Small-subunit ribosomal RNA, central domain from an uncultured bacterium, 350 nucleotides, folded computationally. The coordinates come from a structure-prediction model, not an experiment, and the mean pLDDT is 81.
Context: one part of a larger RNA
RNA sequence: CUGGGCGUAAAGGGUGCGUAGGCGGCACCACAAGUCACUUGUGAAAUCUUUGGGCUUAACCCAAAGCGGCCAAGUGAUACUGUGGAGCUAGAGUGCAGAAGGGGCAACUGGAAUUCCCGGUGUAGCGGUGAAAUGCGUAGAUAUCGGGAGGAACACCUGCGGCGAAGGCGGGUUGCUGGGCUGACACUGACGCUGAGGCACGAAAGCUAGGGUAGCAAACGGGAUUAGAUACCCCGGUAGUCCUAGCCUUAAACGAUGAAUGCUUAGUGUUCGGGGUUUAUAGUCCCCGGGUGCUGGAACUAACGCGUUAAGCAUUCCGCCUGGGGAGUACGUUCGCAAGAAUGAAACUC
Numbered sequence: 001c002u003g004g005g006c007g008u009a010a011a012g013g014g015u016g017c018g019u020a021g022g023c024g025g026c027a028c029c030a031c032a033a034g035u036c037a038c039u040u041g042u043g044a045a046a047u048c049u050u051u052g053g054g055c056u057u058a059a060c061c062c063a064a065a066g067c068g069g070c071c072a073a074g075u076g077a078u079a080c081u082g083u084g085g086a087g088c089u090a091g092a093g094u095g096c097a098g099a100a101g102g103g104g105c106a107a108c109u110g111g112a113a114u115u116c117c118c119g120g121u122g123u124a125g126c127g128g129u130g131a132a133a134u135g136c137g138u139a140g141a142u143a144u145c146g147g148g149a150g151g152a153a154c155a156c157c158u159g160c161g162g163c164g165a166a167g168g169c170g171g172g173u174u175g176c177u178g179g180g181c182u183g184a185c186a187c188u189g190a191c192g193c194u195g196a197g198g199c200a201c202g203a204a205a206g207c208u209a210g211g212g213u214a215g216c217a218a219a220c221g222g223g224a225u226u227a228g229a230u231a232c233c234c235c236g237g238u239a240g241u242c243c244u245a246g247c248c249u250u251a252a253a254c255g256a257u258g259a260a261u262g263c264u265u266a267g268u269g270u271u272c273g274g275g276g277u278u279u280a281u282a283g284u285c286c287c288c289g290g291g292u293g294c295u296g297g298a299a300c301u302a303a304c305g306c307g308u309u310a311a312g313c314a315u316u317c318c319g320c321c322u323g324g325g326g327a328g329u330a331c332g333u334u335c336g337c338a339a340g341a342a343u344g345a346a347a348c349u350c
Stems, first nucleotide, its partner, number of pairs: 004321003007304002012318001014201004021194003025088002028085004033081002035077007048066007091191001092188003103177007110154001115149007125136002162169002206247006215241002220236004258317006266295011278283001300305001323350003332343004
């Protein structure tokens, strides 16, 4: 470079926005850059191919033609690509109205429970386990009643329910804010898709500074178990978990399935919106659109399975793979306070 691939065999970037680039709807006119045709020039010789000839053949030599195309100029063609012009509305978008739901931030607030403190009742145990012990308790525990403090999480509702690009998001109320969907009309007129670099977001753990600390709980201490027990079980318990500001940038970041568009038999749930029928409403039934599940046909697949939410049939763009180990290691570089992250080999070996 070509080819084949990426759900589970190696392989989809954690996710989005977007620069360059690549690709791009319908129809008309012009140009003729790409493209195509013809002509001319050029394309050294040798080599190569074909034909003919010469050494007795052959190798070899001689002659002619071709040449694999490349380049330039000229003339012409205009389907496709391109460029310019003037249009269209099926892609995309803007405005208005309606409405379900989610997130972040700020402020306020609710009840249940755990723990602790104070007070009352009350007396010898409580707790824990497979069984125990450490532990707590006559300085009055556990239990129970009343009052108070504080932090964290929000039972029921809760649902193969909803929302978000992903990570993720559940008590209530209010303000602010992003996005999606549906219906009708008007408008812009290809404004689109993808996206190397780049920028932003990114669970948990971890880090820096300051707060907070009820419960839980790495480390650590003790009790058991055991041959041992740096564990599993028990009693304690500090970082941490929570908040504010800033880092870190990784996960089985998974649907192990990149994004966009079009096309291709069905059935059955659920959720959101719209229209129609009927009804006083609710509801029922029918239809349309958006999401989310299950079953399954053709096709596909090594099989499992997937199957209009494709892993089917196609197109565009990006990322990635190329035997196992060595190794996500070494070295270098960039980033980071650090932990480390990103990029990422080779020798050697099977």